[in-house]
RNA sequence: GUUUGAUAAAGCCAAACCUGGAGCGAUUCAGGGGCGGAAAGCCAAGGGUCUCAUCGAGACAGCCGGUUACCUGA
Numbered sequence: 001g002u003u004u005g006a007u008a009a010a011g012c013c014a015a016a017c018c019u020g021g022a023g024c025g026a027u028u029c030a031g032g033g034g035c036g037g038a039a040a041g042c043c044a045a046g047g048g049u050c051u052c053a054u055c056g057a058g059a060c061a062g063c064c065g066g067u068u069a070c071c072u073g074a
Stems, first nucleotide, its partner, number of pairs: 002074002005071001012037002017032006035062001041067003046064002048060005
């Protein structure tokens, strides 16, 4: 440098749902929770899906894609 993996170790994230808050809404924040994840880290000017008050403006990265990265093995 490339590659492999949730079946090792140290760790990380956190679905549904519940409570409180923000937003017209998609959705989102905090706490609990744990379905799962080898990128469930980041990117919305790649595609896609969704919302609305539809000349447009927004939301979603745990949909595909791009990009960066820890550790074991090769």
Description:
This is a predicted structure of a 74-nucleotide RNA (c-di-GMP-I riboswitch aptamer) from a Mollicutes bacterium. Of the family's consensus pairs, 94% are formed in the model. It was read from a public genome assembly, where an Rfam model found it. Model confidence (mean pLDDT): 83 of 100. Rfam family: c-di-GMP-I riboswitch aptamer. Rfam describes the family as follows. GEMM was predicted in a large-scale screen for bacterial structured RNA regulatory elements.